[in-house]
Context: one part of a larger RNA
RNA sequence: UGUUGUUUGUCUGAGAGGAAGGAAACACAAGUACGAAAGGAACAUGUUCCCGCGGCCUCUAGUGUACCGGUUGUGAUUGCAUCGCCGGGUAGCCACGCCGUAACGGAUAACCGCUGAAAGCAUCUAAGCGGGAAACCGACCUCGAAAAUAGACGAUCAUUCACAAUGCUGCUUGGCGACAAGCGGUUUUGUGGCGAAAACUCUUAUAGACGAUGAGUUUGAUGGAGCAGAGGUGUACGCAUCAAGAGUUCGCUCGAGAUGUUUAGCCUACUGUCCCCAAUCGUUUGAGAGACCUAGG
Numbered sequence: 001u002g003u004u005g006u007u008u009g010u011c012u013g014a015g016a017g018g019a020a021g022g023a024a025a026c027a028c029a030a031g032u033a034c035g036a037a038a039g040g041a042a043c044a045u046g047u048u049c050c051c052g053c054g055g056c057c058u059c060u061a062g063u064g065u066a067c068c069g070g071u072u073g074u075g076a077u078u079g080c081a082u083c084g085c086c087g088g089g090u091a092g093c094c095a096c097g098c099c100g101u102a103a104c105g106g107a108u109a110a111c112c113g114c115u116g117a118a119a120g121c122a123u124c125u126a127a128g129c130g131g132g133a134a135a136c137c138g139a140c141c142u143c144g145a146a147a148a149u150a151g152a153c154g155a156u157c158a159u160u161c162a163c164a165a166u167g168c169u170g171c172u173u174g175g176c177g178a179c180a181a182g183c184g185g186u187u188u189u190g191u192g193g194c195g196a197a198a199a200c201u202c203u204u205a206u207a208g209a210c211g212a213u214g215a216g217u218u219u220g221a222u223g224g225a226g227c228a229g230a231g232g233u234g235u236a237c238g239c240a241u242c243a244a245g246a247g248u249u250c251g252c253u254c255g256a257g258a259u260g261u262u263u264a265g266c267c268u269a270c271u272g273u274c275c276c277c278a279a280u281c282g283u284u285u286g287a288g289a290g291a292c293c294u295a296g297g
Stems, first nucleotide, its partner, number of pairs: 005157001007155005015143004021051002024048004034039001052101005060095001062093002067088005072081003104138003111131004160193006167186008194288001197285004202216004222278003226273004230268004238261005245254003
C1' cells in the first nucleotide's frame, strides 16, 4: 500500500517449520520354546538409567565489581592498593539442579495371505478382500488472513456541515422591452468545521540491538521518593559497668578487650501501600460513501 467505509476484539487454519528423538540394562516371560544332553532364546508387560533436544530456577550448586561484616598499608575521614585482601550473600543469569521429551490411528513398500477365473486343474490378481516398516500422513510443539478465492463472528463510530469559485438551472418582483434586483436547486473543484479512534511527545517493563511489543498517562499506582512486608549481613555509633596489663609525684592516669543497651545497625534489583514528585501542557493523522437489479444509449 492492498484486502470495496473507519477503528478494534475473539477465532478459523490453507500453508510453513521441528530430528525431537535415539539406545541400553534389569525384572517377568522362563530354566519355558528348542535340544539326547550340555546348554538355552524371543514377542508382549513393567521398572530404571544414559545420550541428544526444548523449557525453567522451587530445591542443590556456581556467579553475584547491588549489599553487609572482618582486616592490612598509606597522619584521621574519604580515596587508592586486582572488588586491596578475606568471610558471607537477595534478585538476575545459570548447570552440576528441576520438568517435559508418547501410546496410538490411517494409508502403504518389499513381502505374506484369502477367495478366484482367463486356462474344468493350478494360481496372492485379472474383478474383489486382508495383513505388513524407525520411512509417509496424523497425533505433539511453534508460526500462520498478503490464503489476490486476500476468510468467519462480534463491537465501535460514520454514512455530515459551512464558505468560495465553476458549469447548468428554477422562482419572485420591477420594467413595453433589452435587462436589473432578490431568493433558491444542483455538478465539479478548493478551503475549513465536526468527528469514533489512532499515532507522536511523555511515565515505563512481563518487551527490547534500533524499530517493534506490552502496561500507563490525573476518571492515574506507570516509574521514582517515603513507609510496611519479605530478605542479606551478623549485633552499629555513643554511653554505662568490668578489665589483662603499663606508668606513677602513690593522689591517680592510660588501657587492648569483654558484657549490657542490641534478633542491633546498615542495606535491597523482590512484593505491597501511599498521589509527595514526574506522566502537565500539547502536536499530527483520521471514515464521512455508494451497492445491486432491469431497460436504453

The part of an RNA shown here (large-subunit ribosomal RNA, domain VI) has 297 nucleotides and comes from a Candidatus Bathyarchaeota archaeon. The full RNA is in RNAcentral, with records from ENA. It matches the Rfam family "Bacterial large subunit ribosomal RNA". The source organism's lineage runs through Archaea, Thermoproteati and Candidatus Bathyarchaeota.